């Protein structure tokens, strides 16, 4: 230098145009003499950034950053 995936909740990931969701975490309640475990419930996000298309964008488009993998 050139391609190419990826970026969403503390973690790991879903969600390819119409209210962002799922395990685990963590806190809270049942239960136990007590912890675990079960089982209910709760928190938790400007969907990497900036534009841009559309009534509408996590979803399409272009830039830019960041990983990451490939070629030179």
């Nucleotide at each position: 230098g050139c391609c190419a995936g990826c970026u969403u909740a503390g973690c790991u990931c879903a969600g390819u145009g119409g209210u962002a969701g799922a395990g685990c975490u963590a806190c809270g309640g049942u239960u136990u003499u007590g912890u675990a475990a079960a089982c209910c419930g709760u928190c938790g996000g400007u969907c990497g950034u900036c534009g841009g298309u559309u009534c509408a964008a996590a979803u399409c488009c272009g830039a830019c950053a960041g990983c990451u993998g490939g070629c030179u």
The RNA shown here (transfer RNA) has 72 nucleotides and comes from a Lentisphaeria bacterium. NCBI's taxonomy places the organism under Bacteria, Pseudomonadati, Lentisphaerota, Lentisphaeria. Rfam family: tRNA. It is annotated as a transfer RNA. Rfam describes the family as follows. Transfer RNA (tRNA) molecules are approximately 80 nucleotides in length. Rfam links the family to the GO term triplet codon-amino acid adaptor activity. The coordinates come from a structure-prediction model, not an experiment, and the mean pLDDT is 82.